Predicted 3D model of a 94-nucleotide RNA (Glycine riboswitch aptamer) from Actinokineospora sp. NBRC 105648. It was read from a public genome assembly, where an Rfam model found it. The source organism's lineage runs through Bacteria, Actinomycetota, Actinomycetes, Pseudonocardiaceae and Actinokineospora. Its Rfam family is "Glycine riboswitch aptamer". About the family: This family represents the bacterial glycine riboswitch.

RNA sequence: UGAGCCGGAACGGGAGAGCCCUCGACGCGGAGUCGGGGCACCGAAGGAGCAAUCUCCCCGCCAAUCUCUCAGGUACAGCUACCGUUCCACGCCA
Numbered sequence: 001u002g003a004g005c006c007g008g009a010a011c012g013g014g015a016g017a018g019c020c021c022u023c024g025a026c027g028c029g030g031a032g033u034c035g036g037g038g039c040a041c042c043g044a045a046g047g048a049g050c051a052a053u054c055u056c057c058c059c060g061c062c063a064a065u066c067u068c069u070c071a072g073g074u075a076c077a078g079c080u081a082c083c084g085u086u087c088c089a090c091g092c093c094a
Base pairs, nucleotide, nucleotide: 001094002093004092005091007088008087009086010085011084012083013082018039020038021037022036023035024034025033026032040074041073042072046070047068048067049066054060
């Protein structure tokens, strides 16, 4: 110096699945809201598990949008892996 790798920030896009049942509180009642319990469901916060490969072929290493659903979620909202653009900066690389 490059913005190449990793990481971070801003903006934009961004799905899925019961606003189910029941109990309690608020409410004159209804509607609605919040909390507890129950069953059903989703996978794209996070987490966990495994392949090829590597290996002294043993232990182990090793990825996901796969699998598990611990957590999270199932009206709206919000959050989201991921994608695009712009930038930042220790480290790595040239």